Predicted 3D model of an 80-nucleotide RNA (c-di-GMP-I riboswitch aptamer) from Neptuniibacter sp. CAU 1671. Of the family's consensus pairs, 95% are formed in the model.
């Protein structure tokens, strides 16, 4: 030095819920806040889960979610 772990420490992100926009929605930005997070960085590739369309059997197309999962990339600290 690399890996694997995740004690300490410097430090980072920000759940919800409210305000202002965007969207048919589901959600997403910004700001306020501080539930939690060792990847709570980042990617829509598997998968789940949620809108809308089609439709009152079924199926499939769009689109959202990365803080649901799992996988791929990157990365700060260094005890045992």
């Nucleotide at each position: 030095c690399u890996u694997c772990c995740g004690a300490a420490a410097c430090g980072g992100c920000a759940c919800a819920c409210c305000c202002u926009g965007a969207g048919u929605a589901a959600u997403c930005a910004g700001g306020c806040g501080u539930c939690g997070c060792a990847a709570a960085g980042c990617u829509a590739c598997g998968g789940g889960u949620c809108c809308u369309u089609u439709a009152g059997a079924g199926u499939a197309a769009g689109g959202a979610u990365g803080g649901c999962c799992g996988a791929a990339c990157u990365a700060c600290c260094g005890a045992a």

The organism belongs to Neptuniibacter, within Bacteria.